Annotation
Model confidence (mean pLDDT): 82 of 100. Predicted 3D model of a 64-nucleotide RNA (transfer RNA) from a marine eukaryotic metagenome. The sequence is in RNAcentral, with records from MGnify.
């Protein structure tokens, strides 16, 4: 210093957590591929504290 969806990273107290790829459905095509659309996919590393409210702040600890 980093840890957030398979993978790549946003999001820096006010949330139903976001995007792109990936995957599945679908529309289009004589098929394939691309193109569009939709879904689906997270106990935000663990355990504790602060606050009304924590991914986000604070302590530990794990991991690289």
């Nucleotide at each position: 210093c980093a840890g957030u969806a398979g993978c790549u990273c946003a999001g820096g107290g006010g949330a139903u957590a976001g995007a792109g790829c990936a995957a599945u459905g679908g529309u289009u095509u004589u098929c394939u591929a691309a193109a569009c659309c939709a879904u689906c996919g997270g106990u935000c590393g663990g355990a504790g504290g602060u606050u009304c409210g924590a991914a986000u702040c604070c302590u530990u600890c794990c991991u690289g």
It matches the Rfam family "tRNA". Gene Ontology term of the family: triplet codon-amino acid adaptor activity. About the family: Transfer RNA (tRNA) molecules are approximately 80 nucleotides in length.